[in-house]
Overview
This is a predicted structure of a 73-nucleotide RNA (transfer RNA) from a Candidatus Nanoarchaeia archaeon. Its Rfam family is "tRNA". It is annotated as a transfer RNA.

RNA sequence: GGGAAUAUGGGGUAGUCUGGUAGCCUUCGAGGUUUGGGACCUCGCGACCCCGGUUCAAAUCCGGGUAUUCCCA
Numbered sequence: 001g002g003g004a005a006u007a008u009g010g011g012g013u014a015g016u017c018u019g020g021u022a023g024c025c026u027u028c029g030a031g032g033u034u035u036g037g038g039a040c041c042u043c044g045c046g047a048c049c050c051c052g053g054u055u056c057a058a059a060u061c062c063g064g065g066u067a068u069u070c071c072c073a
Stems, first nucleotide, its partner, number of pairs: 001072007010026004020056001028044005049065005
């Protein structure tokens, strides 16, 4: 220098192909249960890497950028 992949709650992960309420696990908070704790049950909080474009509607499509990883030279 050229090419490819990935980026989603505090942590992990699905959804992207085929645009339409962002799901699940864990952590955390509250409550129930218990003499207490643990375990279990119920409820709650919390996220789409950044900018722009297309569209009634974008995590998803398009353009540019950033970060990480890999391949070629």